[in-house]
C1' cells in the first nucleotide's frame, strides 16, 4: 500500500412520529433503527428532484443515485 474477517473496540442512523425552517425540493433538532467498512467530508462529471421562465437557460436541493477527490478505526485470510 492494495484488500474486508461469523475478529476486538466502536461509529453512523432509513422509513415513520414529533417540534422549526424553507416557496419548495429539503434541512435542523428529538425519538427510532431500515441498513452501512467509510453511510466521514466535498456539488468537480453524470443523473434525479424542486422553483422561475416563452425557447434556451438560470438559481437551489440531494454525499443513503453513480463516478471522482480528499481524511480517516482495526489488522484476519490473500
Nucleotide at each position: 500500500u492494495c484488500c474486508g474477517a461469523u475478529a476486538a473496540g466502536g461509529g453512523c442512523a432509513a422509513a415513520a412520529c414529533c417540534a422549526g425552517a424553507g416557496a419548495g425540493a429539503u434541512c435542523u433538532g428529538g425519538c427510532g433503527a431500515c441498513g452501512c467498512a467509510a453511510a466521514g467530508c466535498c456539488a468537480c462529471g453524470g443523473g434525479u428532484c424542486c422553483u422561475g421562465a416563452u425557447c434556451a437557460c438560470a438559481g437551489g436541493a440531494c454525499a443513503g443515485c453513480c463516478g471522482g477527490g480528499u481524511u480517516g478505526c482495526c489488522g484476519a485470510a490473500g
Molecule: c-di-GMP-I-GGC riboswitch aptamer
Organism: Geothermobacter hydrogeniphilus